Large-subunit ribosomal RNA, domain IV from a Candidatus Pacearchaeota archaeon, 335 nucleotides, folded computationally. It matches the Rfam family "Archaeal large subunit ribosomal RNA". Rfam links the family to the GO terms ribosome and structural constituent of ribosome. The full RNA is in RNAcentral, with records from ENA. The organism belongs to Candidatus Pacearchaeota, within Archaea.
[in-house]
Context: one part of a larger RNA
RNA sequence: ACUAGGUUAGGGAACUCGGCAAAUUGGUCCUGUAUCCUCGGUAGAAGGGAUGCCUAUUCUUGUGCUUAGAAUUGCUGAGCGCAAGAGUAGGUUGCAAUAACAAGGACUGCACGACUGUUUAUCAAAAACGUAGCCAGCUGCAACGCAGAAAUGCUUUGUAAAGCUGGUGAGGCCUGUCCAGUGAUGGUGUCUGAAGCCUCUUUACAAGGAGGUAAAGGCCCAUCAAACGACGGGGGUAACUCUGACCCUCUUAAGGUAGCGUAAUGCCUUGUCGUCUGAAUGGCGACGUGCAUGAAUGGCUUAACGAUGUAGUCACUGUCCCAACCUAGAACCCU
Numbered sequence: 001a002c003u004a005g006g007u008u009a010g011g012g013a014a015c016u017c018g019g020c021a022a023a024u025u026g027g028u029c030c031u032g033u034a035u036c037c038u039c040g041g042u043a044g045a046a047g048g049g050a051u052g053c054c055u056a057u058u059c060u061u062g063u064g065c066u067u068a069g070a071a072u073u074g075c076u077g078a079g080c081g082c083a084a085g086a087g088u089a090g091g092u093u094g095c096a097a098u099a100a101c102a103a104g105g106a107c108u109g110c111a112c113g114a115c116u117g118u119u120u121a122u123c124a125a126a127a128a129c130g131u132a133g134c135c136a137g138c139u140g141c142a143a144c145g146c147a148g149a150a151a152u153g154c155u156u157u158g159u160a161a162a163g164c165u166g167g168u169g170a171g172g173c174c175u176g177u178c179c180a181g182u183g184a185u186g187g188u189g190u191c192u193g194a195a196g197c198c199u200c201u202u203u204a205c206a207a208g209g210a211g212g213u214a215a216a217g218g219c220c221c222a223u224c225a226a227a228c229g230a231c232g233g234g235g236g237u238a239a240c241u242c243u244g245a246c247c248c249u250c251u252u253a254a255g256g257u258a259g260c261g262u263a264a265u266g267c268c269u270u271g272u273c274g275u276c277u278g279a280a281u282g283g284c285g286a287c288g289u290g291c292a293u294g295a296a297u298g299g300c301u302u303a304a305c306g307a308u309g310u311a312g313u314c315a316c317u318g319u320c321c322c323a324a325c326c327u328a329g330a331a332c333c334c335u
Stems, first nucleotide, its partner, number of pairs: 002329007010321002014319001019316001027051005036041001038170001052092018093097001105314007112306002117129002133168007145154003171301004176231003181228002183224005189219001191218002196213006232250005259293001260290001271287006
C1' cells in the first nucleotide's frame, strides 16, 4: 500500500460529471395531514407525542362458584375469583425501554412513458416493446389469412358483437388544408391493346400481307390522406418612430389551421427577460420569422404510477477540509 468492516473533535457536499458510496429514517399505538384529483386516491403525505418495570385504581368484555330478587328455564343484582382488553395516577433503573435482531430519509419543480407488465441468458431495464382504448382494411364460411409439393391441418367444432392484417396508444380537449406525384378502389368509357379466331388478298401450295373481333393492363374520368406523403416567395402601406390589420404581384395540388415552441426537436446559442444562487454553459416561468415544431408518421394537456432522466430544499453524514486509529483477512519478514 490492498480487501471487508468499525469509530471519529470542529465544519457539513466545500468532494464529484453527479450526494456515487455511506449516514440519516425505521416496528407498533395515538394525533395530525397540504396541494392536486379521473373523487378512487395523493397518504405511512408532511409534522408531533408515546413505548421497559413496579404499585394503586377505573371501565369494558368473557367466564367459574356462592347468593338474593323474580318466576320458568331465561333476566337483574350482590359477594369471592380467573382471563383478556382499554385507560388514569404515582413510583423506579439507565445516557438510552421497538435498548439485541428486525425495520421507509423526506419534500418540491420539470421531461418522457398513462398505469401492472415485457426485453438485449453473459456490458443497455429504458423514454424501447406490449397494453386496454381509438381508427382503417380484408373476410358470407369449403371465409380471409397461415403451413404444406399434395393430401390435409390451424384459424374453428368459431361465423361479422366473429376472425385476420396494419396504424395509433388510458382518460380529457381535439385531429386543419391538399388527390398534382406514388398507391388503392370504381367505371354501360369513344381510344390503345398479344396470340387465337373470322374475312379478304399474293401465289400452283405454304410462308407472307391487309382488315375485323378483342381480355387484363395502359389511357381517360371519378373517389380515397386515422393510404405513402406534401403543406411558398417578393414589394408596399397607419398623423413621431416601430409594427403592419390592409393592398399589389409571382406562383402551387394545397400553401402549416388549433396548439405547442431556444424544446429529448433551435444552427446561430451560454438567444433575451424574470426567478432560484455570493456566483449557474444549470433548473423553472415567459417571449417567438420555429436553421429544420405541428395534429393517430398523432397535437396539446393530465390525477396516479416509475430500481427512468433532470434541477432544487431540509435532514444526514469521513464524499470532502485532512486525516487518524481499531478489528479480521491478505500481503510482507522468518521458518